[in-house]
RNA sequence: UUCUUAUCGAGAGAGGCGGAGGGACUGGCCCGAUGAAGCCCGGCAACCACCCCGCUCCCGUGCAGGGAACGGCCGGACCGAACGAUCCGGACGAGGGGAAAGGUGCCAAUUCCUGCAGGACCCUCGGGUCCUGAGAGAUGAGAA
Numbered sequence: 001u002u003c004u005u006a007u008c009g010a011g012a013g014a015g016g017c018g019g020a021g022g023g024a025c026u027g028g029c030c031c032g033a034u035g036a037a038g039c040c041c042g043g044c045a046a047c048c049a050c051c052c053c054g055c056u057c058c059c060g061u062g063c064a065g066g067g068a069a070c071g072g073c074c075g076g077a078c079c080g081a082a083c084g085a086u087c088c089g090g091a092c093g094a095g096g097g098g099a100a101a102g103g104u105g106c107c108a109a110u111u112c113c114u115g116c117a118g119g120a121c122c123c124u125c126g127g128g129u130c131c132u133g134a135g136a137g138a139u140g141a142g143a144a
Base pairs, nucleotide, nucleotide: 001144002143003142004141005140006139007138008137013041015040016039017038021031022030023029025115027113028112042107043106044105047103048102050098051097052096053095054063055062056068057067058066059065070093071092073090074089075088076087077086079084111136116133117132118131119130120129121128122127
């Protein structure tokens, strides 16, 4: 750098150094000398790693994936007056908690809003508001 995947409406200092910029990009709209970026300290969260409990059977050695059984649900077929039985198909059915001394990350505003597509409503026909999806971006983890 590229690919895959998960998440992105919660949370986080009246501290030091520092001095003018910052919020990815576009257009907006904001933040900033009552001090921006950056660095240090501090804090937040808990993605990875870690610990505990739990997880029908087999492979695996995990909770990735595959197979089997079982379960209720939905749809269909057949028998039946009905309850219901049998068979077939479908998606689904194991995760929860802890700690934070490890690896990241984060600490104005929803990823501040927006940029493409669709829908609803309004319109002074220029556009506006709301919703959904995509794109772009950010961060983690895995891969090349």